[in-house]
RNA sequence: AGUAAGCUGGACAGCCGCGUCCCCAUGGGGGAUGAGGAAAGUCCGGGCUUCGCAGAGCAAGGGCGCCGGUUAACGGCCGGUAGAGGCGACUCUAAGGAUAGUGCAACAGAAAUAAACCGCCUGCGUCCGCAGGUAAGGGUGGAAAGGUGGGGUAAGAGCCCACCGUCCUGCCGGUAACGGCGGGAGCCAUGUAAACCCCGCCCGAAGCAAGGCUGACAGGAACGUAUGGGGCUGCUCGUCCCGUUCCGAAAAGGCCGCAUGAUGCUGUUGGCGACAACAGACCAAGACAGAUGGCUGUCCACGACAGAACCCGGCUUACAGGCUUGCU
Numbered sequence: 001a002g003u004a005a006g007c008u009g010g011a012c013a014g015c016c017g018c019g020u021c022c023c024c025a026u027g028g029g030g031g032a033u034g035a036g037g038a039a040a041g042u043c044c045g046g047g048c049u050u051c052g053c054a055g056a057g058c059a060a061g062g063g064c065g066c067c068g069g070u071u072a073a074c075g076g077c078c079g080g081u082a083g084a085g086g087c088g089a090c091u092c093u094a095a096g097g098a099u100a101g102u103g104c105a106a107c108a109g110a111a112a113u114a115a116a117c118c119g120c121c122u123g124c125g126u127c128c129g130c131a132g133g134u135a136a137g138g139g140u141g142g143a144a145a146g147g148u149g150g151g152g153u154a155a156g157a158g159c160c161c162a163c164c165g166u167c168c169u170g171c172c173g174g175u176a177a178c179g180g181c182g183g184g185a186g187c188c189a190u191g192u193a194a195a196c197c198c199c200g201c202c203c204g205a206a207g208c209a210a211g212g213c214u215g216a217c218a219g220g221a222a223c224g225u226a227u228g229g230g231g232c233u234g235c236u237c238g239u240c241c242c243g244u245u246c247c248g249a250a251a252a253g254g255c256c257g258c259a260u261g262a263u264g265c266u267g268u269u270g271g272c273g274a275c276a277a278c279a280g281a282c283c284a285a286g287a288c289a290g291a292u293g294g295c296u297g298u299c300c301a302c303g304a305c306a307g308a309a310c311c312c313g314g315c316u317u318a319c320a321g322g323c324u325u326g327c328u
Stems, first nucleotide, its partner, number of pairs: 001328008010299007018034007036305001040316002043314005048207004061203005066080005081095001082093004096198002101196002103192003117138002119134006146164006165187001166185008211256004219247005228242005265280006300303001
């Protein structure tokens, strides 16, 4: 100088204040505790809940795509393979199939899957030119019928040969992707599948305003042997109110979901690693008019991005300054 990975994200003290819980106690006091590595974007994957579904399959739609592992699961992660970049440490890859089929390939260029514009060669012919051969050379293009060299030829051409590449195949190594060595085939043939498509695998839908319990006021129906009470002048009937039972409704009502968890911390063991197993200690924010703040003092390297809202695993994005380690 670079490269890879990780950590930290002002400290201390005092005063005032806020949420949750506990205690004393009763309108007051005391104690405990209180944001992040991304709480963010809501992009993937799961838990949980309701609905659907006998079970399974097909279709449709969507996603994923080298190999092996890891995990509750994943499009994540780990370890490899191949290719590309870098002197190197290392980094990057949306990395199945282009002989299943279809589509597209602007411009340039003679020609784009198809070849004769120039050139070269042969023949005819008076030089111009005409007919034929030729893909080695020029030119166009992202791409022009594998590449380099030699032989060969009228000139050329895998036409033939060597090496490299490609395809087929045998053996060996590897769980596999793949690699190594050998044999064979002159090589029917561009690119594009984040174009349709084909192949393989995966996916039921919606989301905590999910959803469950409870439920005041106002409403409707039935009952009249609780020989219920009251009003309508005493009695009966009737009717109204209370009552009893049932239905329905549902308050910016209450409680649960909701903080013990695939969790985090420390250690040991296994594994290259992602990770797993075991042991130990501990309980670690939690609302719904939504808390987590302010002031002062001292110090320093002068403090970035930013704030929970059902939970968890990832990814992505933002981030002042500082620190540590491996490697080149």

This is a predicted structure of a 328-nucleotide RNA (Bacterial RNase P class A) from uncultured Anaerotignum sp. Its mean pLDDT, the model's own confidence on a scale to 100, is 76. Its Rfam family is "Bacterial RNase P class A". Its family is annotated with dimeric ribonuclease P complex, tRNA processing and ribonuclease P activity in the Gene Ontology. By type it is a ribozyme.